RNA sequence: GCCUCGGUAUCCCAACUGGUAGAGGAAGCGGCCUCAAAAUCCGUGCAGUGUGGGUUCGAAUCCCACUCGAGGCA
Numbered sequence: 001g002c003c004u005c006g007g008u009a010u011c012c013c014a015a016c017u018g019g020u021a022g023a024g025g026a027a028g029c030g031g032c033c034u035c036a037a038a039a040u041c042c043g044u045g046c047a048g049u050g051u052g053g054g055u056u057c058g059a060a061u062c063c064c065a066c067u068c069g070a071g072g073c074a
Base pairs, nucleotide, nucleotide: 001073002072003071004070005069006068007067010026011025012024013022019057028044029043030042031041050066051065052064053063054062
């Protein structure tokens, strides 16, 4: 330099292939339980999707550029 994949909540990970961003898990907080605590169980807040543009009635999703990470080729 070129190719492929990825960046979504504090963290991990979904989102039917354009139509309400949360299916789910961890952590946190509150409750239950306990002499007390942990575990279990119940409840609960948190986002506009790496950045900037474009297409569209509508974009996490399609297109362009850039950026960060992983792998490959030279």
Molecule: transfer RNA
Organism: Aeriscardovia sp.